A computed fold for a 1498-nucleotide RNA from an uncultured prokaryote, annotated as small-subunit ribosomal RNA. RNAcentral holds the sequence, with entries from ENA.
RNA sequence: UAGAGUUUGAUCCUGGCUCAGAUUGAACGCUGGCGGCAGGCCUUACACAUGCAAGUCGAGCGAGAAAGUCCCUUCGGGGGCGAGUAGAGUGGCAGACGGGAGAGUAACGCGUGGGUAUCUACCCAGCAGUACGGGAUAACCGCGGGAAACUGCGGCUAAUACCGAAUACGCCCCCCUUGGUAAAACUUGGGGGGGAAAGAUUUAUCGCUGUUGGAUGAGCCCGCGUCGGAUUAGCUUGUUGGCGGGGUAACGGCCCACCAAGGCGACGAUCCGUAGCUGGUCUGAGAGGAUGAUCAGCCUCACUGGGACUGAGACACGGCCCAGACUCCUACGGGAGGCAGCAGUGGGGAAUAUUGGACAAUGGGCGCAAGCCUGAUCCAGCCAUGCCGCGUGAGUGAAGAAGGCCCUAGGGUUGUAAAACUCUUUCAGUGGGGAAGAAGGCCAGCUGGUUAAUAGCCAUCUGGAUUGACGUUACCUGCAGAAUAAGCACCGGCUAACUCCGUGCCAGCAGCCGCGGUAAUACGGAGGGUGCAAGCGUUAAUCGGAAUUACUGGGCGUAAAGCGCGCGUAGGCGGUUUGCUAAGCCAGAUGUGAAAGCCCCGGGCUCAACCUGGGAACUGCAUUUGGAACUGGUAGGCUAGAGUACGGUAGAGGGUGGUAGAAUUUCCUGUGUAGCGGUGAAAUGCGUAGAUAUAGGAAGGAACACCAGUGGCGAAGGCGACCUCCUGGACUAACACUGACGCUGAGGUGCGAAAGCGUGGGGAGCAAACAGGAUUAGAUACCCUGGUAGUCCACGCCGUAAACGAUGAGAACUAGCCGUAGGGAUCCUUGAGGUCUUUGUGGCGCAGCUAACGCAAUAAGUUGACCGCCUGGGGAGUACGGCCGCAAGGUUAAAACUCAAAUGAAUUGACGGGGGCCCGCACAAGCGGUGGAGCAUGUUGUUUAAUUCGAUGCAACGCGAAGAACCUUACCAUCCCUUGACAUCCACGGAACUUUCUAGAGAUAGAUUGGUGCCUUCGGGAACCGAGUGACAGGUGCUGCAUGGCUGUCGUCAGCUCGUGUCGUGAGAUGUUGGGUUAAGUCCCGUAACGAGCGCAACCCUUGUCCUUUGUUGCCAGCACGUAAUGGUGGGAACUCAAAGGAGACUGCCGGUGACAAACCGGAGGAAGGUGGGGACGACGUCAAGUCAUCAUGGCCCUUAUGACAAGGGCUACACACGUGCUACAAUGGCCGGUACAGAGGGCUGCUAACCCGCGAGGGGGCGCGAAUCCCAGAAAACCGGUCGUAGUCCGGAUCGCAGUCUGCAACUCGACUGCGUGAAGUCGGAAUCGCUAGUAAUCGCGAAUCAGAAUGUCGCGGUGAAUACGUUCCCGGGCCUUGUACACACCGCCCGUCACACCAUGGGAGUGGGUUGCACCAGAAGUAGCUAGACUAUCCUUCGGGAGGUCGGUUACCACGGUGUGGUUCAUGACUGGGGUGAAGUCGUAACAAGGUAACC
Repeated sequence: UAGAGUUUGAUCCUGGCUCAGAUUGAACGCUGGCGGCAGGCCUUACACAUGCAAGUCGAGCGAGAAAGUCCCUUCGGGGGCGAGUAGAGUGGCAGACGGGAGAGUAACGCGUGGGUAUCUACCCAGCAGUACGGGAUAACCGCGGGAAACUGCGGCUAAUACCGAAUACGCCCCCCUUGGUAAAACUUGGGGGGGAAAGAUUUAUCGCUGUUGGAUGAGCCCGCGUCGGAUUAGCUUGUUGGCGGGGUAACGGCCCACCAAGGCGACGAUCCGUAGCUGGUCUGAGAGGAUGAUCAGCCUCACUGGGACUGAGACACGGCCCAGACUCCUACGGGAGGCAGCAGUGGGGAAUAUUGGACAAUGGGCGCAAGCCUGAUCCAGCCAUGCCGCGUGAGUGAAGAAGGCCCUAGGGUUGUAAAACUCUUUCAGUGGGGAAGAAGGCCAGCUGGUUAAUAGCCAUCUGGAUUGACGUUACCUGCAGAAUAAGCACCGGCUAACUCCGUGCCAGCAGCCGCGGUAAUACGGAGGGUGCAAGCGUUAAUCGGAAUUACUGGGCGUAAAGCGCGCGUAGGCGGUUUGCUAAGCCAGAUGUGAAAGCCCCGGGCUCAACCUGGGAACUGCAUUUGGAACUGGUAGGCUAGAGUACGGUAGAGGGUGGUAGAAUUUCCUGUGUAGCGGUGAAAUGCGUAGAUAUAGGAAGGAACACCAGUGGCGAAGGCGACCUCCUGGACUAACACUGACGCUGAGGUGCGAAAGCGUGGGGAGCAAACAGGAUUAGAUACCCUGGUAGUCCACGCCGUAAACGAUGAGAACUAGCCGUAGGGAUCCUUGAGGUCUUUGUGGCGCAGCUAACGCAAUAAGUUGACCGCCUGGGGAGUACGGCCGCAAGGUUAAAACUCAAAUGAAUUGACGGGGGCCCGCACAAGCGGUGGAGCAUGUUGUUUAAUUCGAUGCAACGCGAAGAACCUUACCAUCCCUUGACAUCCACGGAACUUUCUAGAGAUAGAUUGGUGCCUUCGGGAACCGAGUGACAGGUGCUGCAUGGCUGUCGUCAGCUCGUGUCGUGAGAUGUUGGGUUAAGUCCCGUAACGAGCGCAACCCUUGUCCUUUGUUGCCAGCACGUAAUGGUGGGAACUCAAAGGAGACUGCCGGUGACAAACCGGAGGAAGGUGGGGACGACGUCAAGUCAUCAUGGCCCUUAUGACAAGGGCUACACACGUGCUACAAUGGCCGGUACAGAGGGCUGCUAACCCGCGAGGGGGCGCGAAUCCCAGAAAACCGGUCGUAGUCCGGAUCGCAGUCUGCAACUCGACUGCGUGAAGUCGGAAUCGCUAGUAAUCGCGAAUCAGAAUGUCGCGGUGAAUACGUUCCCGGGCCUUGUACACACCGCCCGUCACACCAUGGGAGUGGGUUGCACCAGAAGUAGCUAGACUAUCCUUCGGGAGGUCGGUUACCACGGUGUGGUUCAUGACUGGGGUGAAGUCGUAACAAGGUAACC
C1' cells in the first nucleotide's frame, strides 16, 4: 500500500482492454463578478519594417561650435554671455558581464569526487620604484576621387598614445656550488647576462612600473555515473607507445621527424537513431517511472560555413575578414544588412501578450564625484492560463399561492423556494482622507583625524532643502440601495443522481460493457435530481491503479513459457580447518553534497496562495581511524564432495565381419481343373497359352515369430535371431591412493527419428505419385486391383518432429505400503525361504503444494547455486536483412493494421452415426385400415368486388364452428345516419303507444287516426318517446413478442426440489448415487448424510359380488281375481331393479426363490388377486406454443368513420394438391319374407299415441305425458326360410332427369328428405403410413347436444365379439448411470478453406526523386605559419655606405565553400504482383468439435 467493469449458462484461474486519482507552459466548447500571487511561441534555430537594448571619463590629450541674448559698429562686422557647453577626434576602461535560444552535442558535454603540467584585468595586503629624452599621428586646414559607403594626397598639433637609453630590491635565463634522493623533485650560497614605469588635479590623494601572496574567475587532467538499436561485430594508421624537437598560459600525437606494432571491443568497440545536462518538476506507500517551461548552476550557439585579430579574458549576439544563401540601396561602377536582446510584423500553428512607464528601488559599466547609460531590473497593460481568497445576500415567511412537471385523479413535486415583512452593505459605484517601499546624495554647521594650515579631504553627529515609475497605490472612512454579480457537466452499471413526451436498428449515443427494431431511467426535449462552481466539461499528455517487465515484487506439466540431447570455453557459484591480509563488509570522525525547492518550527501581508528567518534533509562521493564474524585474496593442512587402482555382476549400449531357420515373391518341374482373388456388395485384375490349390527344386531381398515382461541398456534420437573381434557406460564389495581436482554453462562444438537431397549399388515384400475398378449429387478420398520413387547398403548432406514425462541439469532435506530388474550382507528349518541394505524401474498414499486436474523421495513439496525461456489474441514463427544449405528449406526475427477478448481446469445441462441398464402398440407377432375409386368435410393454392378472421411438424387441416339460405357475419359493392344501434349526466318538449295512406329494395321520410296513463306533501317525481348541447359512446381495428385468464404439448413420463449437516476456493456436489425390486424417486438394504415438500400411490366417481334399509311410476315367487293377451286387479316385499348405507382384497394365508429384507413365482380360498376394469386428477418446468375474434386488459390507431342501419351478394368459387371420414368393390355377401334380444338418453315454442290417407317422404288427428307411469321407439347385426352364382353383376351407388314432401318471410345462387328413372368410378389399392393387447380390435345399430330446417362430424349407449405378443437386435419416444465435447439460441449447434465484391495497412517490383554518409580525386577564398627573387620603410644602431626590424607583394603547407567518380544507408514514390485484415443476409463443398461419421494432431 483501497479497488471496479468486461471472456462463461454459471465457476475458479490465467490474461489483456477499460474506468475511478493526481498533474499540465496546455488547447477547444459553453459561461463569466472582484482581488492577490504567479505564468504566458512547446510549432519554422522561419523571414523580419520601425524604435530602443553599451557606453562612459574634460580629474589623460589637442581642438572646439550654433541658436538665443546683451553691448559696440565705419553696417563689412566685432565683442561678452551662451560655453570650455553640444558634437566629433585621440587616449583609457568597459563592449568576453548582463539579456536570448537549445540548432548541434551520447561527449570529460553534464553530475559527483579528486588532481595540477597553468593563467587571472579591475580588488586586497606586503616589498621596491615612478629619473632623462625623442620622433610621429588623428582631429583641424587645403586640394581631390566617388551616386553612396567611403577614401587619396599635401600641411599643422597634443597626450596617461608610441619609442629609446638610465636604474633593478625582487623577477626571468645561464654557469658554478650546498643539502637531499636509487634517480628525480625540491633546496643553500656565489657569479654572469636580461628586461620597468605616466602622469593628473593643487597638497593630499588617485594613477603608473616591477615583484610576492591572497581573493575571484578561468584552463587542463583523472575515477565513477549518464537513452535506444546486435536485423550495427569487428573498429583504428597520428592510429597505440617511445626518443627528440616545435607549439601553448599550461600537460599532452596538440603538431612534426624517426623507431616499434600496437590500441579498442560481447563488462558491447564501430555504426545508426534520438537527445542540451543538472538542482529540480509530476506521479508513486516506497522502490521506481516520466520529465528538464518558469527560478538557479554548467555547456553550446548567434543568418549558414571557415578564419584569425585585439585583449587579463573571445576565436567575440548588437567587432573584423572570406565564402554561400537571402533581403535592401544603386548613377550598374559598387555598396549595406543579420531581433535565438525588449516591444512589434508576416508566416507556421489547436495555441501563447504592449511597437507601455521609470531608472524611484536592486544590480551593472564608466567616472574622484555630481552624474550619464542600462528593454538587466522595477512597475503598469492584455489573457479565468494556473493557484489562493471573497462575493452574488441574511432572517422570518404555508394559502404549502400561481405557473411548470408527474399522477393510482386522492394527490405528489418544484418548495420556504417565490411573493410579502424585517434587516445587513462585503464587492462593484460615488465622495473624502491616506501609509510603507527613501537608503543615500546635496548644502550648512560642531567635533575628531590628516596637514604648516582655521584650504581641501575623510569620519561620527546636528540642521536644512530635496529624490517615487508604480499612483486617482495599499489601507481607513462617508453616501445610497438587495441594489451590480451563476454557470457547466452529468443522472443504465462502473458512479452520486428518475420520470414524462418525441423517435422507432431511423436519427443518434458510447471511456469499457453496450443502448436504439412502438411502452428507451442509455438517443432528442422537458420537469426533477446529483456533482463541481467563476468556472465546468471535452481533447491531448505523464505517472498511478498495472505484482501487466515483478530489485522491493511474477512465472514456465495442461493457461504464454524448459533449448531434441550431450561435451565444454568465458562467466556465475562453490566442502572442512589454521595463520596472514583488509578488496567487499561494519562502526566513528573529517571534507563536500551551491542557492532556491520538498519537510519541520517560527515570522510578515486581515486569512490563504505568496514572501521570509532558522533547522532538518540531500539516503551520494572522497579522505582517514578502527574492527575481522562472513565473502574474497594468499600460505599451509584435512577427507565427508569428486576421481583413480584392484575383485566381481547384469544388459536389444555402439561398431565390424560372418552364419542359420520360418515366411512372402519369382522361376523350373510334376499332379490337377475351372475358376481364383477381392468386397458391405461388386468390379477392375489373374486364369483353358492351364491360374488358384498341391508336391519337389532353385534364386533373391528384407525382417527376425515364440522367449517378451509399466523387463533391460543408452545423454537423447534409439536399440530385439545366432556367433566372432573392437569398444563406451552403469552397478557392486573391500577399502589403498589423489586431496576440492566440483556444479552449471552465454558463445562454441558433436550427436540427432522419419521424410527429403547427391553419387554408386540393391530391390523380395510394402508403398507416396500415377492408372484402373467401385462408392457418391460429385469423390482428384476413405474400399479394391495394380504400381514408380522410396524403404535396404556405402559415402556425403539436411538438422527438423506432439524430438513428450508437453516436467533443464546438479545437490541437500521431508510419513509409509505393495510390486519388479541387477548386486550385496545376514539368519536358519538349505527353500519357489526369511530379514536388512543399495542402484534402477512401476503402482498407491500422508504432510505439503496446485486455478483445478493432479504431483507426492523418480515432487509439480522445502531450500540454496547456474543456464534457457515467457509477457493479450490475430497478423506470424510471416516479411525484410544476416548466417547455414546442392535444393527443399532451416535459424535469427519484426512492424503496420485489427479484435475485446483468446486461453486453462473444473461444474451443470444439452447433444453424439459413444457405452451400459430399463420402459412404452416403439419394433416384432397379429387384426383392421389409410394411401388407388366416388362422395362428404377441412386446408393450401388459385380465382374473386368479397371469397371475413384465426389455427400451420408431432401438438393446424370433420380445428374455433354443439350445425353460414336471411339472421349469424366480422367480408364486398350500394343506399343512408352522425351524441350515434348501446351506457351515464344536463336542460327542453311530449304519456307510452297506436290506425291508415304514399314514396322507396329497405333503412327511412312524409302525411294521418285513436290515446292523455302511474305516484304526489301539488312544488314535483318515476318509466318511456322526440329533438338539442357537449362530456362521451362505439370499434370482431393493430400488437398473444406488453398482459390476465384459459388451453395444448413433452406426459400420467417418474421425476422436480428444499431445510439442516458434510465436502469443494467456487460454480456445485452429497441427499436423488450403489446392490436388489417395482407400473412408480414403489419399497428394502447399504451409505455423510438426516429429514421434508410438490409429484407416484391412496382418498373421489363409476363398474364387478354380497348384505341391510325403503318399495312407486319399478318387480311378481307364493295366494287369489280377471283377460284373446298383458302385474291388468287384490295383495306381496321374496327376486330383478331403483337408490342410500355397509361388507369385501390386505401379498392377509401356504410353498419356493431371495440376503433372515423388499419383493418375485406358484397355490388355496374367493364375485374379484397382486394397481380387479374404467374415469376424474397432469409435479418443477419447456415450446416469447395457441388465443387481444369467448371474456378481461396496457399502449397505439379511427371519430360525418376502421362506428351504426338497410337490402343484395359472399364465406358454398375450382385447373390442381393434402388431411380426416363415409360408401364400396361383394357370396362370412346383396335382396325378399319371417322371428328375437338392449342400454343410455330426450320431451311443453316439446315428444306426440291409437286411428285414417299417401308407394313414400309425409298429411290429418289429437289420447297420454313436465314423464322408472305417456311419447320419441320399429333396435340392428343375429337367427329361420327363399333367391342371386362370380358377372362391373340382383355388387356399387355417384351423376343427371322428372315428380313430390317438410321446415322456414324466403330453399335461384345455397337445405334435407321421398318416389320413379338414369346407373359413373370402383374387381381390395405403388412408395409410404395409421389404430389396437380384452369385453379390447373389428362389426352392428340406438340416443343426445347444436338446431325452424339442415351430420358421413362430435359426444354418449349398448349388441355380437376375436387374433397375437418368441422377444428387445433394429426404427421412434422416454427414464437412470457413465463417457467425449471447440455445443449453452444448447446438433435445426458450432465451424473451415477457395472463389466473387468493397475497403484498409503492408511485402516484392523495371525503376524514379530526395536526405545522409564512406572512399578516391580536382579545387583552393580569407587567415595563420614557413620561405622569399620584388616594392616600400618616422623613432634604434651606424664606419653614414648602410644595417637591424617592419609593411606590402609573391610562394609553400593547412583548409571552408564548390566539383567529379564510385559505394553504403535511409525516406518517399512506382505499372504490375504476393499474401494479410475487416465487412449484414453471396457461391462451392463439409475439413474440425461426438468414435464428427476414415480418431485427431506434429